[in-house]
């Protein structure tokens, strides 16, 4: 970088350092000096490994491999459908995209 494949409305610190940024893109709206990333320490979680119970599925457990810890993957971003029809208006689905995780090329 890409290709299959699950999952994405639950959960996670009123620490330490460090200092202006951060929420993928694009448009909105936000966090943010009552301190942003970013790194350490804590936690959540339970994909993958492991261990338990069981003939399986499965549940449980959590030291080992990720990942995770403002807002639903903050919300639209392409289609379809209902409502509304004064309205760049509401919902509801389901794709794209994206992120993680497992295997693959």
């Nucleotide at each position: 970088c890409u290709c299959u494949u699950a999952u994405c409305u639950a959960g996670a610190g009123a620490g330490g350092c460090g200092g202006a940024g951060g929420g993928a893109c694009u448009g909105g709206c936000c966090c943010u000096a009552u301190g942003a990333a970013g790194c350490c320490c804590g936690g959540c979680a339970a994909c993958c490994a492991c261990g338990a119970u069981c003939a399986u599925u499965a549940u449980c457990g959590a030291a080992g491999g990720u990942g995770c810890c403002a807002a639903u993957u903050c919300c639209a971003g392409c289609a379809g459908c209902a409502c509304a029809a004064a309205a760049g208006g509401u919902g509801c689905u389901g794709a794209a995209a994206g992120a993680u995780g497992a295997g693959g090329g």
Predicted 3D model of a 105-nucleotide RNA (SAM riboswitch aptamer (S box leader)) from Anaerovirgula multivorans. It matches the Rfam family "SAM riboswitch aptamer (S box leader)". Rfam links the family to the GO term regulation of gene expression. RNAcentral holds the sequence, with entries from Rfam.